[in-house]
Record summary:
This is a predicted structure of a 349-nucleotide part of an RNA (small-subunit ribosomal RNA, central domain) from a wastewater metagenome. It matches the Rfam family "Bacterial small subunit ribosomal RNA". The RNAcentral record of the full RNA draws on SILVA.

Context: one part of a larger RNA
């Protein structure tokens, strides 16, 4: 390459936007570049094929054939791709009209608890384990009340509920702000899907600078355990966990399951909306869209998916091709550093 594949065996990019590219909805009509027929010219010989023939045969050679699947030209076709141009509304988008949410980002309030710190009551203990010890306490702790400070977090509601492309996000209020969803069917006419490079977002931990430290808690210490204990349990603790602003850019970043768009039995719960019956805010039909569970066909190597598909179709893009060496070396690029990002081989089973 070209083939099979990527839930779990090797493999789906952490998401997202979107430049090139690749792909692209229904109708007419015009061109012919792809396309499909035709002719003509060329496609040297020799080898290779196929058949006959000459050397006693064979090798060899001779002759005929047919091929040489290709390339230019010229006619001609107009289904299909393309491209010009009219057109349509069902993709997509924009307008009305309502909804529903931990969607972001600022800023402001609140309450319960830990801890300190005053100050009262009160005494001999408290803490902490599996048992103990370190550790606090007659300088009055511990525990009780009032006061007060400060920082982080938001119990109940709370729900395989909600929202967000992912990371993720939950006291309350306000401002700004972004998307979706249902009806409608006034606009726009395919404007669209997908996306390599690119450019943005991205948990925790770490990193630079200034804050800030209430509780926790690597490192670190000391006290038990143990044959030892650089741990597991215990009292103590600093970096950080918070804020700002700036860097890292990675996870089991998971649904191990790209995106899109279509098709393809049912049941049964729940979120948010519309319409109908009745009109009663119930219930009961029906239809959107979101999110579980069961389960038929199918399908899978089995587990198990099964309309939120791992079913059947199509586009487009990433990825894989034995284990180990290795996500290691070198190199480039990126970073202040950590260390990322791309990414071999030797050998060896």
């Nucleotide at each position: 390459c070209u083939g099979g594949g990527u839930g779990u065996a090797a493999a789906g990019g952490g998401a997202g936007c979107g430049c090139a590219g690749g792909c692209g909805g229904g109708a007419c009509u015009g061109c012919a570049a792809g396309u499909u027929g035709g002719a003509u010219g060329u496609g040297a010989a020799a080898u290779a094929c196929c058949g006959u023939g000459g050397c006693u045969u064979a090798a060899c050679c001779a002759c005929g054939g047919a091929a040489c699947u290709g390339c230019a030209u010229c006619c001609a076709a107009a289904a299909c791709u393309g491209u010009a141009g009219u057109u349509c509304u069902u993709g997509a988008g924009u307008g009305a009209a309502g909804u529903a949410g931990a969607g972001g980002c600022a800023a402001g309030c609140g309450g319960a608890a830990u801890u300190c710190c005053g100050a009262g009551u009160g005494u001999a203990g408290c803490g902490g384990u599996g048992a103990a010890a370190u550790g606090c306490g007659u300088a009055g702790a511990u525990a009780u009340u009032c006061g007060g400070a400060g920082g982080a977090a938001c119990a109940c509601c709370a729900g395989u509920g909600g929202c967000g492309a992912a990371g993720g996000c939950g006291g309350c209020u306000u401002g700004c702000u972004g998307g979706g969803c249902u009806u409608u069917a006034a606009c726009u006419g395919a404007c669209g899907c997908u996306g390599a490079g690119g450019c943005u977002c991205g948990a925790a931990a770490g990193u630079g600078u200034g804050g800030g430290g209430a509780g926790c808690a690597a490192a670190c210490a000391g006290g038990a355990u143990u044959a030892g204990a650089u741990a597991c349990c215990c009292u103590g603790g600093u970096a950080g966990u918070c804020c700002a602003c700036a860097c890292u850019g990675u996870a089991a970043a998971c649904g191990a399951u790209g995106a899109u768009a279509g098709c393809u039995a049912g049941g049964u719960g729940u979120g948010g909306g519309g319409g109908g019956u009745c009109u009663g805010a119930c219930c009961c039909c029906u239809u959107c869209c979101g999110u579980g569970c069961c389960g038929g066909a199918g399908u899978u190597a089995a587990c198990g998916c099964a309309a939120u598909a791992a079913g059947c179709u199509a586009u487009c893009c990433a990825c894989c091709u034995g284990g180990g060496g290795a996500g290691u070396a070198c190199g480039a690029c990126c970073g202040c550093a950590a260390g990322g990002u791309u990414g071999a081989a030797a050998c060896u089973c």